c-di-GMP-I riboswitch aptamer from a soil metagenome, 74 nucleotides, folded computationally.
RNA sequence: AAAGGGCAAACCCGUCGCAAGGCGGGGACGCAAAGCCACGGGGCCCCGACCACGGGGCCGGCCGGGUUGCCGAA
Numbered sequence: 001a002a003a004g005g006g007c008a009a010a011c012c013c014g015u016c017g018c019a020a021g022g023c024g025g026g027g028a029c030g031c032a033a034a035g036c037c038a039c040g041g042g043g044c045c046c047c048g049a050c051c052a053c054g055g056g057g058c059c060g061g062c063c064g065g066g067u068u069g070c071c072g073a074a
Base pairs, nucleotide, nucleotide: 006031007030011026012025013024014023015022016021029061035067036066037065039064040063041062042059043058044057045056046055047054048053
């Protein structure tokens, strides 16, 4: 490269949540890990607070890292 396929953005509907956002259905912008993991960085939400700062939550399709995985000219 090919083959079998897989996931699923925005948006819409329903639902949970103060919110970020999560879940289900529809839908595809894209993705060789767009499988999983909040450990580091970063971003977002909530609360306390004059600033600073502190606490809790969320994002794996922001980056790094860890780990598992399909096919194969390898």
The coordinates come from a structure-prediction model, not an experiment, and the mean pLDDT is 87.